[in-house]
RNA sequence: CUCUUAUGGAGAGUGGUGGAGGGAAGUACCCUGUGAAGCCCGGCAACCGUCAUGAAAAUGAAAUGGUGCCAAGUCACACAAAGUGAAAGCUUUGGAAGAUGAGAG
Numbered sequence: 001c002u003c004u005u006a007u008g009g010a011g012a013g014u015g016g017u018g019g020a021g022g023g024a025a026g027u028a029c030c031c032u033g034u035g036a037a038g039c040c041c042g043g044c045a046a047c048c049g050u051c052a053u054g055a056a057a058a059u060g061a062a063a064u065g066g067u068g069c070c071a072a073g074u075c076a077c078a079c080a081a082a083g084u085g086a087a088a089g090c091u092u093u094g095g096a097a098g099a100u101g102a103g104a105g
Stems, first nucleotide, its partner, number of pairs: 001105007013041001015040003021031003026077002042070003047066002050061004074097001079094006
């Protein structure tokens, strides 16, 4: 990098450092000197792993391991279908894209 599969309406800081960006990309719209990113500490969750029960499926427990995460529903939209509407638009479902885990190449 590609493929398969599962999940995404919950949760998590008035800390230290740092000093201007950040929210994937496009369009919007936001966050940010009342301090962005990054780093440290702290925290959340429980995918893998661990432990217990079980024939299995599965269920439960802990948080010492491997990841992940800690503004806004994946922040919203984009494409298709259905509904609604005079229209703009709105709602629902699906898909695409993207994210994370696990597995494969």
This is a predicted structure of a 105-nucleotide RNA (SAM riboswitch aptamer (S box leader)) from Planococcus sp. CAU13. Lineage of the source: Bacteria > Bacillota > Bacilli > Caryophanales > Planococcus. The coordinates come from a structure-prediction model, not an experiment, and the mean pLDDT is 84.